[in-house]
Context: one part of a larger RNA
């Protein structure tokens, strides 16, 4: 001296740009945070128009456009959080296969003919509710069989076994479906090297280590089972024990090095605590299921129901850390042919001097060197051109008007926002720290080892440039100072 996700104390004028629970992975009221699709299906129900019956304001028909609940698809494996745990192939970094991969793109072939059902619905039921149960009706890109399958699996001489769905039209044809091959993107698995402390942790190890068969998985592999053998690993720290999310980076230093690992970014791990699989391309799944546990709530005691480490928000805890905002305009994401809907991802606003960074609190003149203050050897010195007077200016801030860029033809939350034009008038804007010596800045009063100060060395016990006040000096400045922590 540099730094900082700081805090604390005094101060506070304006904006840019960042950044904001480091502690309790402590509980949590409330509302959002994931849906979409009628161009897949049946359809309750409703607008509108047309016909038809009539009891003149209803009923039925049909088209046409929306849609509750429900069948289906596709998405909820992304995006957002946090960082418990992990000292490991977890992460980096270079390699390497025995795999898998929905949407996307490039090729090949194919969509032929059939049937049975279950939801919504209709009837009776349980039941305080959450949820249900019985029996009947129906459609579909939902289910099931036939048929065809070069190519594809299986076993190899030959055999054997597997698809499939329609929809919409201006009929041009478009969007989709089935099997294949290959790309890209994504992902799984093995390995070389690296990756923090203790030896006051010296010995671990039985699926242990290897083979064989078999099972299993996309897929290698003790991954699992059986038999066999008896290995494996270790002072080049095994095992244990602690602490820890890893890195790109970011502090810091002249570099080496040393600390770190907030925001942004890649990965990895976790989702009230353990355990588990189910659907699926893809999950052992933050707003999904199933047990069990703890703790909450509703209960008719018979059952039930929920999990902010999304986003704001509450209480706690802590020195300490923000609005229960605004918009889907932009970028992006899911769905959907599309019109669009849905996005607390984003993108803006809010609050904080919490950082950096800019500008500002005026400028020029002014000497009777005014008053006042404070010292004084009583003459004067200083505060000080500072003040006041005179003359300007008008940045930010204020008021009036006008007003974008971001947006491609439409669409702007931000927003009447920057920004521009006029206005007015020095007008609304300065502090905080320290003057013994380190160390830049000295005198006076109080006080009397007391009050009290201090980073270190030390002041204080009647003249203290060290303690408190005060004039006056230095620093730095919308901040000073302190305290923490790192280098």
């Nucleotide at each position: 001296g540099a730094a900082c996700g700081a805090a604390c104390g005094c101060u506070g004028g304006c904006g840019g740009c960042a950044u904001g629970c480091c502690u309790a992975a402590c509980a949590c009221a409330u509302g959002c945070a994931a849906g979409u699709c009628g161009a897949a299906c049946g359809g309750a129900u409703u607008a509108u128009u047309a016909g038809a019956g009539c009891u003149u304001g209803c009923u039925c028909u049909a088209a046409u456009g929306g849609c509750g609940a429900g069948u289906g698809g596709c998405g909820g494996a992304c995006g957002g959080g946090u960082g418990a745990g992990u000292a490991a192939c977890g992460c980096g970094u270079g390699g390497g296969g025995a795999c898998c991969u929905g949407c996307c793109c490039c090729g090949g072939a194919g969509c032929g003919g059939g049937g049975a059902a279950c939801a919504a619905c209709c009837a009776u039921u349980g039941g305080a509710a959450a949820c249900g149960a019985u029996g009947g009706c129906u459609a579909a890109u939902a289910c099931c069989g036939c048929a065809u399958a070069c190519g594809c699996c299986c076993c190899c001489u030959g055999g054997g076994g597997g698809a499939a769905a329609g929809g919409c039209u201006u009929c041009g044809g478009c969007c989709a479906c089935u099997c294949u091959g290959g790309g890209a993107g994504g992902g799984c698995c093995c390995c070389g090297c690296g990756u923090c402390c203790g030896a006051u942790u010296a010995g671990c190890u039985a699926g242990u280590u290897g083979g064989u068969g078999u099972g299993g998985u996309a897929g290698a592999a003790g991954c699992g089972c059986a038999c066999c053998a008896a290995g494996g690993c270790g002072a080049c720290g095994a095992u244990c024990g602690g602490u820890a999310g890893c890195u790109g980076g970011u502090c810091u230093g002249a570099g080496a090095g040393g600390a770190u690992g907030a925001u942004c970014a890649g990965c990895c791990a976790c989702a009230c605590u353990g355990g588990g699989a189910c659907u699926g391309a893809g999950a052992c799944a933050c707003g999904g299921c199933c047990c069990a546990g703890a703790c909450u709530c509703c209960u008719a005691c018979g059952g039930g129901a929920g999990g902010c480490a999304g986003c704001a928000g509450u209480g706690g805890g802590g020195a300490a850390u923000a609005u229960u905002g605004g918009a889907c305009a932009a970028u992006g994401g899911g769905g959907g042919a599309a019109a669009c809907c849905c996005u607390g991802a984003u993108c803006c606003a809010g609050c904080a001097a919490u950082g950096c960074c800019g500008c500002g609190u005026g400028c020029g003149u002014g000497a009777a060197g005014a008053a006042g203050g404070c010292c004084u050897u009583a003459g004067g010195g200083u505060u000080g051109u500072a003040a006041a007077g005179c003359g300007c200016u008008u940045u930010c801030a204020c008021c009036c008007g006008u007003g974008a860029a971001g947006a491609u033809g439409a669409u702007g939350a931000c927003g009447g926002u920057a920004g521009c034009g006029g206005g007015a008038g020095a007008a609304g804007a300065a502090g905080c720290c320290c003057c013994g010596g380190c160390u830049a800045a000295c005198u006076c009063c109080g006080u009397g080892c007391c009050a009290g100060c201090a980073g270190c060395c030390g002041c204080g016990g009647u003249a203290a440039u060290a303690c408190g006040g005060a004039g006056g000096g230095g620093g730095c400045u919308a901040g000073c100072g302190u305290u923490g922590u790192u280098c």
Predicted 3D model of a 487-nucleotide part of an RNA (small-subunit ribosomal RNA, 5' domain) from an uncultured prokaryote. Its mean pLDDT, the model's own confidence on a scale to 100, is 88. RNAcentral holds the full RNA, with entries from ENA.